[in-house]
Context: one part of a larger RNA
RNA sequence: AGACGGGGGCCCGCACAAGCGGUGGAGCAUGUGGUUUAAUUCGAUGCUACGCGAAGAACCUUAUCCUAGUCUUGACAUGUACGGAUUAACCCGGUGAAAGCCGGGCCACACCCGCAAGGGUGGAACGUACACAGGUGCUGCAUGGCUGUCGUCAGCUCGUGUCGUGAGAUGUCGGGUUAAGUCCCUAACGAGCGAAACCCUUGUCGCUAGUUGCCAGCGAGUCAUGUCGGGGACUCUAGCGAGACUGCCGGCGUUAAGCCGGAGGAAGGCGGGGAUGACGUCAAGUCCUCAUGGCCUUUAUGACUAGGGCUGCACACGUCCUACAAUGGCACGUACAAAGGGAUGCAAGCUCGCGAGAGUAAGCAAAUCCCAAAAAAAGGUGCCCCAGUUCGGAUUGCAGGCUGCAACUCGCCUGCAUGAAGCCGGAAUCGCUAGUAAUCGCGGGUCAGCAUACCGCGGUGAAUGUGUUCCUGAGCCUUGC
Repeated sequence: AGACGGGGGCCCGCACAAGCGGUGGAGCAUGUGGUUUAAUUCGAUGCUACGCGAAGAACCUUAUCCUAGUCUUGACAUGUACGGAUUAACCCGGUGAAAGCCGGGCCACACCCGCAAGGGUGGAACGUACACAGGUGCUGCAUGGCUGUCGUCAGCUCGUGUCGUGAGAUGUCGGGUUAAGUCCCUAACGAGCGAAACCCUUGUCGCUAGUUGCCAGCGAGUCAUGUCGGGGACUCUAGCGAGACUGCCGGCGUUAAGCCGGAGGAAGGCGGGGAUGACGUCAAGUCCUCAUGGCCUUUAUGACUAGGGCUGCACACGUCCUACAAUGGCACGUACAAAGGGAUGCAAGCUCGCGAGAGUAAGCAAAUCCCAAAAAAAGGUGCCCCAGUUCGGAUUGCAGGCUGCAACUCGCCUGCAUGAAGCCGGAAUCGCUAGUAAUCGCGGGUCAGCAUACCGCGGUGAAUGUGUUCCUGAGCCUUGC
């Protein structure tokens, strides 16, 4: 000087408390451990691994995964030398699971000479040889880059001066205050990286603009629909502005910083959300994104191919989904979004099918057309009457559909039948303070196909707390070592 303390003081955070909903029990999905296996590729391992890398393992992907068959200047790059005018490409045949191997046919481009036949040279390409290629092989404890975490916590430092033999201290402490080392005051003076602000989005208004969006008024037309003429009012779209600053009033405070209350206002004291992550810590993670030192490998740890595996299952754990029902289930009827995607694409309508879907096909590079139906709740009607049930849907059988060379290992969906566990979950444990939790559906990326995951979007919409004794993690000062 730090770090630590079952030392002290002050203070903060869904840290506790107060509440709401879960997990832990069941079935299933998924990841991991373990085990099994010819192989179940590799990495990630308290918080900070475990629906993580993987935004999608049937083949491919895919890896030193396994088994088997093959290649050796190589699947890929550059260069040198030689070869020969045929090889390569293309076509055909044999063998084969394919890759590969063997054999046959055909014969190209540019330039020069030449009437032509033909000859010569060169590039690309081929073959041979050599330099070399290649490696998702090792080392993240040799590294760059990127990332997690403490933590969006309020800290981390510097120059000069002063003090100290020195390490260092001071500044950065103290009194107030703040979300904040934020600001004020007194004490060394200043400064930087952080905080804040600048950026994006959302909430109000104005101006500009008016198509593909809108339709108040006027007209036309229809069974009906902004459908048409037209209009720019409104909604909206998307650009520019305004607006919030403790600006105003009162109180408290040191006349300060600021705090409390009020007015006006769409919004009030950081308005909500996002992006943004200081010095550093964990030899944290990643050599399998990429880059890279060293080491190793070179007829193999490289490359190609077929099939299998990554999906195996006595078990254990994490994270989800669906439930156990009446605030419910089923049936009928009636409504209301936002944000996205679409050309190898989205596909209306019509026909067929109980359905998944099929056939046909208009429109749309899309504020125009399509996906597209929002769903739940609320509100209306009826049935169920507390049961392992009209709850729950696992499992299994049969019959089909779709994608794709191909659904056996190992895809998704539909119909009929089947109808398991489960009656609210021990110890323990997680999330959340408002348009939040809870609940309901919709979209997107990946993608041929496959979503209970992930990333977004809106609908309905609470309860509790205004406290800091305790648990936990931070911060400042101080004390002991």
Molecule: small-subunit ribosomal RNA, 3' major domain
Organism: metagenome